The prediction has a mean pLDDT of 78.
A computed fold for a 347-nucleotide RNA from a marine sediment metagenome, annotated as Bacterial RNase P class A.
The RNAcentral record of the sequence draws on MGnify.
Its Rfam family is "Bacterial RNase P class A". Rfam links the family to the GO terms ribonuclease P activity, dimeric ribonuclease P complex and tRNA processing. Rfam's curators write: Ribonuclease P (RNase P) is a ubiquitous endoribonuclease, found in archaea, bacteria and eukarya as well as chloroplasts and mitochondria. Its best characterised activity is the generation of mature 5'-ends of tRNAs by cleaving the 5'-leader elements of precursor-tRNAs.
RNA sequence: AGAGGGCCAGGGAGACGCGGGCGUCUUCGGCCGAAGGUCGAAGGCGUUCGAGGAAAGUCCGGACUCUACAGGGUAGGCCACUGAGGAAAUCUCAGCGGGGGCGACCUCGGGAAAGUGCCACAGAGAACAGACCGCCGAUGGCGAGCCUCUCCGAGGCUCGCACAGGCAAGGGUGAAACGGUGGUGCAAGAGACCACCAGCGGUCCGGGUGACCGAACCGGCUCGGCAAACCCUGGCCAGAGCAAGGCCAAAUAGGAAGGCGAUGGAGGGUGACCCGCUCGAUGCCUUCGGGUAGGCCGCAUAGAUGGAUGUCUCCCCUCGACAGAAUCCGGCUUAUCGGCCCUCUCU
Numbered sequence: 001a002g003a004g005g006g007c008c009a010g011g012g013a014g015a016c017g018c019g020g021g022c023g024u025c026u027u028c029g030g031c032c033g034a035a036g037g038u039c040g041a042a043g044g045c046g047u048u049c050g051a052g053g054a055a056a057g058u059c060c061g062g063a064c065u066c067u068a069c070a071g072g073g074u075a076g077g078c079c080a081c082u083g084a085g086g087a088a089a090u091c092u093c094a095g096c097g098g099g100g101g102c103g104a105c106c107u108c109g110g111g112a113a114a115g116u117g118c119c120a121c122a123g124a125g126a127a128c129a130g131a132c133c134g135c136c137g138a139u140g141g142c143g144a145g146c147c148u149c150u151c152c153g154a155g156g157c158u159c160g161c162a163c164a165g166g167c168a169a170g171g172g173u174g175a176a177a178c179g180g181u182g183g184u185g186c187a188a189g190a191g192a193c194c195a196c197c198a199g200c201g202g203u204c205c206g207g208g209u210g211a212c213c214g215a216a217c218c219g220g221c222u223c224g225g226c227a228a229a230c231c232c233u234g235g236c237c238a239g240a241g242c243a244a245g246g247c248c249a250a251a252u253a254g255g256a257a258g259g260c261g262a263u264g265g266a267g268g269g270u271g272a273c274c275c276g277c278u279c280g281a282u283g284c285c286u287u288c289g290g291g292u293a294g295g296c297c298g299c300a301u302a303g304a305u306g307g308a309u310g311u312c313u314c315c316c317c318u319c320g321a322c323a324g325a326a327u328c329c330g331g332c333u334u335a336u337c338g339g340c341c342c343u344c345u346c347u
Stems, first nucleotide, its partner, number of pairs: 001345008010316007018050015052322001056333002059331005064241004076237005081095005096109005110232002115230002117226003132171002134167003139164002141161009179197006198222002200219004205214003245297004255288006267279004317320001
């Protein structure tokens, strides 16, 4: 100067508060009762506990709960090298291969040779490519000169033009231009051909549990990138989520069953009680069942549902970041002032 991993998240003292648990006391209420006991609520006092590494995003996987479910398929979602671990996972460990780095190490991971699509700008051309500069112009065309002949004409040779045309080596553009080097070849060139190298595909051999590695032979096969574009292949996946869901359960209204009652009147009001007076018939009483208010559980060694975890003062230092639970757990990702420790690399 870096690489990987782990840890901390200002410290101390005091005061006043908030929430939960436990103990104790007081008051009130219910029940049993002779004292008193027990249950519940409120309050006082004491004691103890009280946010995080991410509590966040809700991205992935589960536990738990309810609903649904013969079987199969479509749609949709997630995942994707290999082996092991794990309840599972976009998890962990070990490895394999590509890329990057001098290195510690980092990063990526089915298929682009099934098909469709896209590849900005620049550039002639961006994917069964293309011709701007350039090279050639062998062949054909036009023009000039010379030669030959059977002299209107035909043929041959040489030169020029760069018109048709050929080429893709070199230049140029670009992130990327359709293998590389050398040679043969050609008018000029080119895997057109040859040798070697690189890649790809096929066959076969050896090693490894496997991803894969190594070697031989054959084929000029040379085939760009993107799948976090559609898509293809393979595997997995029911849906909703703690406001899930479960239990107890009042008043009023409504439901079911049973009983009483019709002017000889059930029941209510008045009243200590009776008589009396009065109201009174889709009425009154009892029981049952469902739902609501409410309460409890779910629910946690923080933990509610009016939802706590705070405020103030003083001192010290290196002057303090991101941020706060709401069913729980395993991961991932994102945010984060700074500091400490361990291992390793390079100079």